Molecule: c-di-GMP-I riboswitch aptamer
Organism: Halalkalibacter akibai JCM 9157
RNA sequence: UACAUAAUUUGGCAAACUGUGUGAAAGCAUAGGACGCAAAGCCACGGGUCUUCGCAUAGCAUGAUAGCCGGGUUGCAAAG
Numbered sequence: 001u002a003c004a005u006a007a008u009u010u011g012g013c014a015a016a017c018u019g020u021g022u023g024a025a026a027g028c029a030u031a032g033g034a035c036g037c038a039a040a041g042c043c044a045c046g047g048g049u050c051u052u053c054g055c056a057u058a059g060c061a062u063g064a065u066a067g068c069c070g071g072g073u074u075g076c077a078a079a080g
Base pairs, nucleotide, nucleotide: 003080012037013036017032018031019030020029021028022027035067041073042072043071045070046069047068048065049064050063054060055059
C1' cells in the first nucleotide's frame, strides 16, 4: 500500500413510543427513549414504498423515505 471483515475495547448513530414545534399529509426538527446498526456517514441518480396541498377524475410527485434495494462518494481502531 492492497485485500479481507471474526471477536473485543474506546467513541459514534438511534427504531417503536412520549412531550414540544412545524407541515395539507407523508414526514421532519428538538428533548427524552433504545429496537437495532461497521457505513443506520453523505448524495433522491435507477427501482420500490408512503403521502395528495395541487393538477385531475384514470391517476400523477414537484413532497417524503439514505433504518427498502441498487449505484455514486467519503471514512475509524485492530488480529490476519